[in-house]
RNA sequence: UUAGAAAAAGUCAAACCAUCUGAGAAGGUGGGACGGAAAACUACGGGUCUUUAAUGAGACAGCCGGGUUGCCUUGG
Numbered sequence: 001u002u003a004g005a006a007a008a009a010g011u012c013a014a015a016c017c018a019u020c021u022g023a024g025a026a027g028g029u030g031g032g033a034c035g036g037a038a039a040a041c042u043a044c045g046g047g048u049c050u051u052u053a054a055u056g057a058g059a060c061a062g063c064c065g066g067g068u069u070g071c072c073u074u075g076g
Base pairs, nucleotide, nucleotide: 001075003073004072011036012035016031017030018029019028020027021026034062040068041067042066044065045064046063047060048059049058050057051056
């Protein structure tokens, strides 16, 4: 520096259930695995959602893109 077909060390953990927090979207913890090669971090652009009469205030990184960092295997 290329790639992620196969394999593999390790890793994350959807739905659902219990419990806690929040008006809500949603989030924390435990159980649980549908999946993931960035399903690590970041609300910068788009998007979706909650809330408000509206301005506005929030949620989502496991919706897409951008930015930052990184494991394994692999070609040069």